[in-house]
Context: one part of a larger RNA
RNA sequence: CCUACAGCUAGACGGAAAGACCCCGUGCACCUUUACUAUAUGCAACUAUUGUAACUCAAAGGUUUUAGUGUAGAAUAGGUGGGAGCUUGUAAUUUAAUUUCUACGGAGAUUAUUAAAGCGUUAGUGAAAUACCACCCAAAAAUUUGUUGAUUUACUAACUCGCGGACAGUGGUUGCUGGGUAGUUUGACUGGGGCGGUCGCCUCCUAAAGAGUAGCGGAGGCACGCAAAGGUAGGCUCAUUACCUAUAAAGGUAAGUUGAGUGUAAUGGUAAAAGCCUGCUUGACUGUAAGAAAAACAUUUCGAUCAGAGACGUAAGUCGGUCAUAGUGAUCCGGUAAUUCUUUGUGGAAAGGUUAUCGCGCAAUGGAUAAAAGGUACGCCGGGGAUAACAGGCUAAUGAUCCUCUAGAGCUCCUAUCGACGGGUUCGUUUGGCACCUCGAUGUCGACUCAUCACAUCCUGGAGCUGAAAAGGGUUCCAAGGGUUCGGUUGUUCGCCGACGAAAGUGGUACGUGAGUUGGGUUUAGAACGUCGUGAGACAGUUUGGUCCCUAUCUUCUGUGGG
Repeated sequence: CCUACAGCUAGACGGAAAGACCCCGUGCACCUUUACUAUAUGCAACUAUUGUAACUCAAAGGUUUUAGUGUAGAAUAGGUGGGAGCUUGUAAUUUAAUUUCUACGGAGAUUAUUAAAGCGUUAGUGAAAUACCACCCAAAAAUUUGUUGAUUUACUAACUCGCGGACAGUGGUUGCUGGGUAGUUUGACUGGGGCGGUCGCCUCCUAAAGAGUAGCGGAGGCACGCAAAGGUAGGCUCAUUACCUAUAAAGGUAAGUUGAGUGUAAUGGUAAAAGCCUGCUUGACUGUAAGAAAAACAUUUCGAUCAGAGACGUAAGUCGGUCAUAGUGAUCCGGUAAUUCUUUGUGGAAAGGUUAUCGCGCAAUGGAUAAAAGGUACGCCGGGGAUAACAGGCUAAUGAUCCUCUAGAGCUCCUAUCGACGGGUUCGUUUGGCACCUCGAUGUCGACUCAUCACAUCCUGGAGCUGAAAAGGGUUCCAAGGGUUCGGUUGUUCGCCGACGAAAGUGGUACGUGAGUUGGGUUUAGAACGUCGUGAGACAGUUUGGUCCCUAUCUUCUGUGGG
């Protein structure tokens, strides 16, 4: 070295199970509730089944009676029409008493008395007589009803008795209640997800001198305002500085290319002003639109011209809002106004269309619906290493080692020793960042067992310097041969404590090692406490309990035999 047997499990990211953690899916299932929408049940009203009779009350209708104050005016004039007479021996009129109503002016009824007249057309008033008649309005009283309703009470259908009885029960309609039940919803972006933040529009930078260009990159604004802050014609020049005059202020003179101002953010523009002032005004018009710019679409922006009717200006001309760029919302549905449109046999109407306009923080701003929150550790499915937790990888901010610079400390003296503020390497043991292999599985802390390597050496060995007298030290250099303990507490690594010891090293090895062991912790299902939550439930809070599978094919390794 080859080969066989017996072993051992370090590796074959070993086998098993399309990862249960995590994320995703406009997936599923259960559960909860003051999510949404339904609904069973319950309650209430009405109605049908539902008939007879009575009392009381209310409403409605009919009849009769009463009844109406603006001012002027005999005076308490209800409205309209007719109208020249009406009432009277069937007692007009006067006076007195009693009584009813009252707006305190008066009006009516009864009794007694008196006995022939009383009222109107004329003045004033918007309107002329309760002189008379008809109809009607507002209010009040009495009476009545084959009207309606309510309350209360009584009656009743099987042979007998008792209780109840048009109630209850049942059907229908409507309202309230309604996780009892059901169907669903519960956004996206995101250096994993959640929490936080954001979501549309405008300006600048990033943006690489055309346009455009990302990021949870850096800065700011907007969701309007203005009837003048619009149009036009004419005129003016600002900020600032210097000087004069009592002067920080008001005024004057000179210089003044933009540094001021611009309704508002920023950028661009702007003094022939787009800035400031004054006069007149409404073009902040109606109907069109060649042609361009942006843009996937939707859509947005600019716009000469033509017709109409105008504003300003002597005119030429300018004017379809504002120095420009933000000040916003599609479609559906519905409202309002107008309309030479359609009109279900015809004429109309209703309804629709068209034009104008209104109603969305539809702000998750290209707006899924008129209408929507949560839990799952009881969970399930489909996927993802497109995306987290372990480990590896890259990086090295953080961490660790070393070097350098000397301010300084060291009585004096930078460097025996220590060394701030700074500068430069190295390492890949910390905490991180990234998300590159692995989610059709790479088992996770600690302990046990067995180790192996590095040296930045804890001991033992050898040196230099010393602020090294000796002893004992400090610091630096060489050195990895060997060694580097036993206990108490805690799941602990770590730490603290105790006792020895020459010393009780620092790290790597998938924070070595679970197809070697354990399973105390973490991290399923049971249960409980505290806290949070209305609740289902939740908690790098606590507590108790809780299935660790694999017969070794290959490589490595150990032992034995053969060649």

Description: This is a predicted structure of a 563-nucleotide part of an RNA (large-subunit ribosomal RNA, domain V) from Sargassum hemiphyllum. It is recorded under the gene name rnl. Rfam family: Bacterial large subunit ribosomal RNA.